[in-house]
RNA sequence: CUCGAUAAAGGCAAACCCGGUGAAAGCCGGCGACGCAAAGCUAUGGGUCUAAAGGCGCACUCGCCUAUGACUGCCAGGCCGCCGAAU
Numbered sequence: 001c002u003c004g005a006u007a008a009a010g011g012c013a014a015a016c017c018c019g020g021u022g023a024a025a026g027c028c029g030g031c032g033a034c035g036c037a038a039a040g041c042u043a044u045g046g047g048u049c050u051a052a053a054g055g056c057g058c059a060c061u062c063g064c065c066u067a068u069g070a071c072u073g074c075c076a077g078g079c080c081g082c083c084g085a086a087u
Base pairs, nucleotide, nucleotide: 003084004083011036012035017030018029019028020027021026034073040079041078042077044076045075046074047071048070049069054065055064056063057062
């Protein structure tokens, strides 16, 4: 370097529920552990979610389009990094 133990030290925390925030997706805090060896950071490419504002529509509590809003615990890329059995 590769790799990733029924190792050790430590770490993160899904869903549910509660509070806050937001138009929503979502985010923050608490609780709680389904999982995670990058579940650390980064929206760069793909993907996914939402549609306030805007646009279109035989339309006015409607439908559709659209990210400038989000998701890194969807897949890649980039940056950084703890431990050390076997290979």
This is a predicted structure of an 87-nucleotide RNA (c-di-GMP-I-GGC riboswitch aptamer) from an Anaerolineales bacterium. The prediction has a mean pLDDT of 88. The organism belongs to Anaerolineales, within Bacteria. Its Rfam family is "c-di-GMP-I-GGC riboswitch aptamer". Rfam links the family to the GO term cyclic-di-GMP binding.